This is a predicted structure of a 71-nucleotide RNA (c-di-GMP-I riboswitch aptamer) from a soil metagenome.
[in-house]
């Protein structure tokens, strides 16, 4: 970060599995994404067997890494 190239990921929804739940896995499916790759460190939000534990990075920041090479 380009009306570039090769590609990549995959929202909602549906099916199925796991979980108390939030939610997550797998398959289908594409709303979108230049890091929509990884990390739960800070903030926010959500859940609970509630003071402790868990979830969310495609909520906002931060850290690390990666493809291409026009302006």
């Nucleotide at each position: 970060g380009a009306c570039a190239a090769g590609g990549g990921c995959a929202a909602a929804c549906c099916g199925u599995c796991u979980g108390c739940a939030a939610a997550g896995g797998c398959g289908g499916g594409a709303c979108g994404c230049a890091a929509a790759g990884c990390c739960a460190u800070g903030g926010g939000u959500c859940c609970c067997c509630u003071c402790g534990g868990g979830a969310u990075u495609g909520c906002c920041a931060g850290g690390c890494u990666g493809c291409c090479g026009a302006a």
Model confidence (mean pLDDT): 89 of 100.